[in-house]
Molecule: SAM riboswitch aptamer (S box leader)
Organism: Humisphaera sp.
RNA sequence: CUCUUAUCCAGAGUGGUCGAGGGUUCGGGCCCGAUGACACCACAGCAACCGGUAACCGGGAAACCGUUUACAGAGGUGCUAACUCCUGCCCGCGGCACGAUGUGUUCAAUCGUGUUCCGCCGGAGAGAUAAGAA
Repeated sequence: CUCUUAUCCAGAGUGGUCGAGGGUUCGGGCCCGAUGACACCACAGCAACCGGUAACCGGGAAACCGUUUACAGAGGUGCUAACUCCUGCCCGCGGCACGAUGUGUUCAAUCGUGUUCCGCCGGAGAGAUAAGAA
C1' cells in the first nucleotide's frame, strides 16, 4: 500500500519545547491560532476494539471453539476543540417560491416545476480506528 469485518451524535488536559500556520487531498463554509495553535516530549485521563475473568446457550468424546451478556483496566493499540467540525454525489419527505386545475372572488384542495432557497431521514463515496487476511 491492497482486501474483509465492525465502529464513528458518548467520553477524556495540564506542563515543557518549538515558532506559524492548523482543522490528514481538493472546492465552499465555519472555526482554532503570537493570551503561542499544529507538531513533538513528559505526566495525567477517557474509552473498551483485541487480549483477560465469569456466566448462559450452541458445537465437540475431550481439549477446546463460537454467539451473547457482565466485570476489571497494571497487557497490545487507539483517543483526549467543534458529530469524521459542516458540506459536495444519489433517493425520498417537509417547508418555501412560482405556475396550472378549480372558483364570481379569496382561502382550502390537487397536480407540476425549482442546476438557485431552508430543514430532515436513508444511501453512496472519501477518511479515521481496531481486528484479521494476502